Predicted 3D model of an 80-nucleotide RNA (c-di-GMP-I riboswitch aptamer) from a mouse gut metagenome. The prediction has a mean pLDDT of 86. RNAcentral holds the sequence, with entries from MGnify.
[in-house]
RNA sequence: GCAAACCCAGCGAAAGCUGGCGACGCAAAGCUAAGGGGGCUAAGUCUGCUGGAAAGCUAGAUAGGCCAGCCCGGCCGCCG
Numbered sequence: 001g002c003a004a005a006c007c008c009a010g011c012g013a014a015a016g017c018u019g020g021c022g023a024c025g026c027a028a029a030g031c032u033a034a035g036g037g038g039g040c041u042a043a044g045u046c047u048g049c050u051g052g053a054a055a056g057c058u059a060g061a062u063a064g065g066c067c068a069g070c071c072c073g074g075c076c077g078c079c080g
Stems, first nucleotide, its partner, number of pairs: 001026002007020005024069001030075003035072003038067003044062004048057003
């Protein structure tokens, strides 16, 4: 210097994010998710099922949504 969890407000389908409060930690807890691996979520989409249809579902798959405070890498790191 930064600020986990809890709680409050807002945004979001969710994961999660932002602000407040607060300190578990961090010697890059600064940036990068379109460098690689990993993790979370599943609105939408596809499939399945039910249904005459409209439509529905404690169903399955899926990231183009997230996590840099999961790991490796990359970038940057002012003045005296």